[in-house]
Context: one part of a larger RNA
Molecule: large-subunit ribosomal RNA, domain III
Organism: Halisarca caerulea
RNA sequence: GAGUAACGUUAAAACGGGUGAAAAACCCGUUCGCCGAAAGUCCCAGGUUUCCUGUGCAAUGUUAAUCAUCGCAGGGUUAGUCGAUUCCUAAGGCGAGGCCGAAAGGCGUAGUCGAUGGAAAACGGGUUAAUAUUCCCGUACCUUCGCAUGAUGCGAUGGGGUGACGGAGAGUGCUGCCUUGUCCGGGUGUUGGAAGUCCCGGUUCAAGCUGGUAGUUCAUUGAUGUUUCCAGGUAAAUCCGGAAACGGAGAAUGAGAAGCGACAACGACCGCUUUUUCGGAAGCGGGAAGCAAGUGACGCACGCUCCCAAGAAAAGCCUCUAAGCUUCAGUCAUGCGAGGAUCGUACCGCAAACCGACACUGGUGGACAGGAAGAAUAUUCCAAGGCGCUU
Numbered sequence: 001g002a003g004u005a006a007c008g009u010u011a012a013a014a015c016g017g018g019u020g021a022a023a024a025a026c027c028c029g030u031u032c033g034c035c036g037a038a039a040g041u042c043c044c045a046g047g048u049u050u051c052c053u054g055u056g057c058a059a060u061g062u063u064a065a066u067c068a069u070c071g072c073a074g075g076g077u078u079a080g081u082c083g084a085u086u087c088c089u090a091a092g093g094c095g096a097g098g099c100c101g102a103a104a105g106g107c108g109u110a111g112u113c114g115a116u117g118g119a120a121a122a123c124g125g126g127u128u129a130a131u132a133u134u135c136c137c138g139u140a141c142c143u144u145c146g147c148a149u150g151a152u153g154c155g156a157u158g159g160g161g162u163g164a165c166g167g168a169g170a171g172u173g174c175u176g177c178c179u180u181g182u183c184c185g186g187g188u189g190u191u192g193g194a195a196g197u198c199c200c201g202g203u204u205c206a207a208g209c210u211g212g213u214a215g216u217u218c219a220u221u222g223a224u225g226u227u228u229c230c231a232g233g234u235a236a237a238u239c240c241g242g243a244a245a246c247g248g249a250g251a252a253u254g255a256g257a258a259g260c261g262a263c264a265a266c267g268a269c270c271g272c273u274u275u276u277u278c279g280g281a282a283g284c285g286g287g288a289a290g291c292a293a294g295u296g297a298c299g300c301a302c303g304c305u306c307c308c309a310a311g312a313a314a315a316g317c318c319u320c321u322a323a324g325c326u327u328c329a330g331u332c333a334u335g336c337g338a339g340g341a342u343c344g345u346a347c348c349g350c351a352a353a354c355c356g357a358c359a360c361u362g363g364u365g366g367a368c369a370g371g372a373a374g375a376a377u378a379u380u381c382c383a384a385g386g387c388g389c390u391u
Stems, first nucleotide, its partner, number of pairs: 013031006032388004040368004046348002050346001051075006060068002080141002082344003087118002092113003098107003122139005142340011153325002158320005166307004172301003178294004183202001185199002188196001208260003215253004225246006232240002266290001269286007308311001354363002370382004
């Protein structure tokens, strides 16, 4: 220079009360404003205690601070079913022997790792200051083992089937959400209207179990099925594949609705108690209606049509036999009983907690998708919810 520039998107504040040494900024309340395909909610990656409670204000916070993602102390993350580990493989990595190479090493078979994919099973309600598909209540399901009863050809690192797959478009049947009405509860104007008008709620209806429908595909150009035969599937096969005969109408897939689950729970509201900054908050108890129609998804249904760039693999599951075993063992069905370990789980997560030296106008994958107008996830205004961006 200079007490100058600046104090980081112009979404915005005002008043009353409380606390306190002190309040524009903290807490409570009443208004106002902003977002609302987000500036809301859930989950990854990453962070690693930042979460909750008490207490404190030196420093950190672009100002103050009684506040804090700051200091100190205490507390907090509960799983057979969520995710990982375990099982399986992809690209790719490593690689016994092996091949190559002055050395170091390179390549690569068998194999072994490697998810961003495949593969068993859980939903609803309640609860904490802080966790919950994990705790509690209710109702389920999967898998392993044991026992009992009954039946019985069981058996694999081998065969076969399945798993098992692109993009776009059109359409069918449904459903979620939503809208309207009915019904239930509550409130209502000193001026016309009161059979009116306005406000609130109508949810869980879950998984699971029962059952097998609409639709779709195949099928009288003969399906499902039964029987016979066969140089195929490295051996075998009753399985798969191929062929023939009989027979004559169904077979496969399959949402949703319905019933049970559910005489429960939830539920506007009401009552009592405690507390209060008089707005409210917490606990306990009671508890109405809980229906219908419409619309209709990008969700569900192994579907259909078209196109060219022609769209994983293995385990698992089902089935078949080989060796072998065949009074056993094993397998199947039903019932009962026991077990289900380890790790993650707090909190942020389009952000003040991640990546950008910062509480930085930047960057950051997936899911959800309300109302009015609209072709629409555009745009404008709103709901739920969240904020007014630390002078």